RNA sequence: GAGUCGGCUGGGUGGCCGCGGUCAGGGAUCGGCUCUCGGGCCGGUGACCUGGUCGAGGAAAGUCGGGACUCCGCAGGGCAGGGUGCUGGCUAACGGCCAGUCGGGGUGACCCGCAGGAAAGUGCCACAGAAAACAGACCGCCGAUGGGUGGCCGGCCCGGAUUCCGGGACGGUCAUCACAGGUAAGGGUGAAACGGUGCGGCAAGAGCGCACCAGCGCCCGGGGCGACCCGGGCGGCUCGGCAAACCCCACUCGGAGCAAGGUCAAAUCGUGGGAGGGGCGGCCCGCCCACAUCUCCCCAGGUAGACCGCAACAGAUGGAUGGUCACCCAACCGGCCCCCGAAACGGGCCGGUGGACAGAAUCCCGCUUACAGGCCGGCUCAC
Numbered sequence: 001g002a003g004u005c006g007g008c009u010g011g012g013u014g015g016c017c018g019c020g021g022u023c024a025g026g027g028a029u030c031g032g033c034u035c036u037c038g039g040g041c042c043g044g045u046g047a048c049c050u051g052g053u054c055g056a057g058g059a060a061a062g063u064c065g066g067g068a069c070u071c072c073g074c075a076g077g078g079c080a081g082g083g084u085g086c087u088g089g090c091u092a093a094c095g096g097c098c099a100g101u102c103g104g105g106g107u108g109a110c111c112c113g114c115a116g117g118a119a120a121g122u123g124c125c126a127c128a129g130a131a132a133a134c135a136g137a138c139c140g141c142c143g144a145u146g147g148g149u150g151g152c153c154g155g156c157c158c159g160g161a162u163u164c165c166g167g168g169a170c171g172g173u174c175a176u177c178a179c180a181g182g183u184a185a186g187g188g189u190g191a192a193a194c195g196g197u198g199c200g201g202c203a204a205g206a207g208c209g210c211a212c213c214a215g216c217g218c219c220c221g222g223g224g225c226g227a228c229c230c231g232g233g234c235g236g237c238u239c240g241g242c243a244a245a246c247c248c249c250a251c252u253c254g255g256a257g258c259a260a261g262g263u264c265a266a267a268u269c270g271u272g273g274g275a276g277g278g279g280c281g282g283c284c285c286g287c288c289c290a291c292a293u294c295u296c297c298c299c300a301g302g303u304a305g306a307c308c309g310c311a312a313c314a315g316a317u318g319g320a321u322g323g324u325c326a327c328c329c330a331a332c333c334g335g336c337c338c339c340c341g342a343a344a345c346g347g348g349c350c351g352g353u354g355g356a357c358a359g360a361a362u363c364c365c366g367c368u369u370a371c372a373g374g375c376c377g378g379c380u381c382a383c
Stems, first nucleotide, its partner, number of pairs: 001381009011328007019055008030043005057357001061368002064366005069257004081253005086100005101115001102113004116248002121246002123242003138187002140183003145180002147177008156168005195213006214238001216235008261308004270299001272298005277289004329355001331353008
């Protein structure tokens, strides 16, 4: 100098004004007692007054995971469905945290990982490409084998002919065609083309064979609680990817949420219960009206409303935690001065700017996201 990881902090002091809680004192209205009716005494209050004291965050945010708490549901077992998914531990619990393993990235400190199973089954693999999973033949290579054509050789048959000539099929051999066919080494396509290098081999090729390497499976030995690691042997030679496709395996999961829920409880309402008449001047008879759709009392439900839930020194319920002024401080900008050969860095003075993200609402544990600036520490790389 560059980088990486972790922790802390998130302006300070004072004046004035204001807001919410709480405590203490005073205290109108209010209630009770007394009374000589003027008042007096006692109690209480969320009017109001005075004073003391307390008053946002690391994330109060997103409301993502988990829990406390509340109500509803629930014999037991199973199916369906959801969630989680390397190992060990921590935790009330979690998809969280700590320590490790494995894989990937970085020279490194260190960082990242939805990290079980693809050798149970099914399915999918765009575009390009001939072919995309029991592979595949576009170019290229070969054409051994089979086939076509031609040359040469051999014996045989037929015809003519005295030695020879012509024709036929067959066999051998050579050349050629690139037709059938063989070939995955090379080209080309692709994210991916069915191990890599070398030698042998072959018509050309190929794990076809061999050596070494890589990978996979099985076995053995050693280390680790474990994930896993180290070493050795054997095997067939080689087995693609996707499970954030279905699926399989293991573990796990009832639902709704403080507008949960609870207490008190108007008006109206009720196929709830009980009692009852009114007028005629007091009572009885009688008459008139009403006969349960009237009146009164009780009851039930619980709407409006209020309170609790709701505080562990914030605890509101239209939601307080603020505003303003002065000075100081970090930082930045400009000017001047000092240091210095000059600049940078550093120091001093003056002026200006000037502190981010963001505001609790039942509580707690986490995660994620936002965040100006400052401080401290560990480690790495380069000089």